[in-house]
RNA sequence: GCGCCCGUAGCUCAAAGGACAGAGCGGCGGUCUCCUAAACCGCAGGCUGAGGGUUCGAAUCCCGCCGGGCGCACCA
Numbered sequence: 001g002c003g004c005c006c007g008u009a010g011c012u013c014a015a016a017g018g019a020c021a022g023a024g025c026g027g028c029g030g031u032c033u034c035c036u037a038a039a040c041c042g043c044a045g046g047c048u049g050a051g052g053g054u055u056c057g058a059a060u061c062c063c064g065c066c067g068g069g070c071g072c073a074c075c076a
Stems, first nucleotide, its partner, number of pairs: 001072007010025004018056001027043005049065001051063003
């Protein structure tokens, strides 16, 4: 330099154009318990890497940018 994949909650991941963007773990509160853990109930937490475009409508499609991974090339 070229190609491919990925970027969504603290972490691991769903959501493949339309319903208030969800789950598990973690966190906080409660029930239970002598206490802790477990179990059960509830709560908070993201506008989806940043920007632009298409569309009535975008996490999702398009564009280049940023970051990460893999492969190839180059590397007298």